[in-house]
Background: Predicted 3D model of a 99-nucleotide RNA (Bacterial small signal recognition particle RNA) from a Clostridiales bacterium. It is recorded under the gene name ffs. RNAcentral holds the sequence, with entries from ENA. It matches the Rfam family "Bacterial small signal recognition particle RNA". The family's RNA type in Rfam is non-coding RNA gene.
This record gives sequence, C1' cells and structure tokens, in this order.
RNA sequence: CGGCAGGCCCUGUACGAUUGGGGUCUGUGAACCAUGUCAGGCGGGGAACCGAGCAGCAUUAAGCAGUUUUUCCGAUGCGAUGCAGUCAGUCUGUCGUUC
Repeated sequence: CGGCAGGCCCUGUACGAUUGGGGUCUGUGAACCAUGUCAGGCGGGGAACCGAGCAGCAUUAAGCAGUUUUUCCGAUGCGAUGCAGUCAGUCUGUCGUUC
C1' cells in the first nucleotide's frame, strides 16, 4: 500500500421505551328548539275513549371528565436490542506485496 473479515459511524426495517391523536369502557350531560313514556291540567265526545302535550322519569346527541397499553394511526438528538444494506470514514484481526 492492497485484499478479506469484523466493530464503530451512516441508512432502512422490526421490537421496546417515551409520547401525541383517534377508538374502547364508565360517569355526567338537552327548561323549549332530541326520542320514548307522558301524572296533573287542557281540548273533543252523551259515553267509551281519543288528541295535543307541560313537569317528572328513562335513553341519548354535541360537549365535559375519567379510564384502557386489550385496539388503530403517528412522532423521536432514546436503546452498546435484533435483522438487513452500503460509496466513503475510522479502529481491530489476518494474509500478501514493496521499502
């Protein structure tokens, strides 16, 4: 100096860590402008009944709060993690050549 192999560096990818946003579950949640049931009262009717329907109750929408790493999608100056790639750089080992 060159060849080969490996490590580091670099890139990608998988996993993990951290984290963000959806989703799940729970609670709460509409005076009227959601639904259902509609006491009372009101109206119609000779009556039986019928009608609209306030309050209340129930179920929920939007929203709000919590929950879940069981789920989905992402992010990274993280990991002496695994796998793969590769011009160059650096280090180690080995072989060869030259001085």